[in-house]
RNA sequence: UAUUAUAAAGGCAAACCUAGCUAAAGUUAGGGACGCAAAGCCAUGGGUCUAAGGUAAAUAUAUAUUUACUAUGAUUGCCAGGUUGCGGGGG
Numbered sequence: 001u002a003u004u005a006u007a008a009a010g011g012c013a014a015a016c017c018u019a020g021c022u023a024a025a026g027u028u029a030g031g032g033a034c035g036c037a038a039a040g041c042c043a044u045g046g047g048u049c050u051a052a053g054g055u056a057a058a059u060a061u062a063u064a065u066u067u068a069c070u071a072u073g074a075u076u077g078c079c080a081g082g083u084u085g086c087g088g089g090g091g
Base pairs, nucleotide, nucleotide: 001090003088004087011036012035016031017030018029019028020027021026034077040083041082042081044080045079046078047075048074049073053070054069055068056067057066058065059064060063
C1' cells in the first nucleotide's frame, strides 16, 4: 500500500426468556448464540418499521370514534457514504 483464503488469540451477539423504559416502532441490562473481518463509531443519502403529536375525510351526540397521510421517533445485524482499527497471507 491494496486486500480478506485458511488458522489461532481476542471481540461482538440474531431468535428466544426475564426485568426496566417507550404511545408505538424499538431500546437498555442479565441470560442465550443464529451469525459477523468492521455485527467498531457517525442517522449524512436511499430503504424499511412505527404514528404520540399534526393534517384531511367519514360518522355520530360536538368532542368523540374510525380511516388515510405525515418523522420531528426508530433501525448502521437493509444498502450506500464518512471515519478509526485487530489478526492473517500478498506486493

This is a predicted structure of a 91-nucleotide RNA (c-di-GMP-I-GGC riboswitch aptamer) from a Bacillota bacterium. The organism belongs to Bacillota, within Bacteria. Model confidence (mean pLDDT): 82 of 100.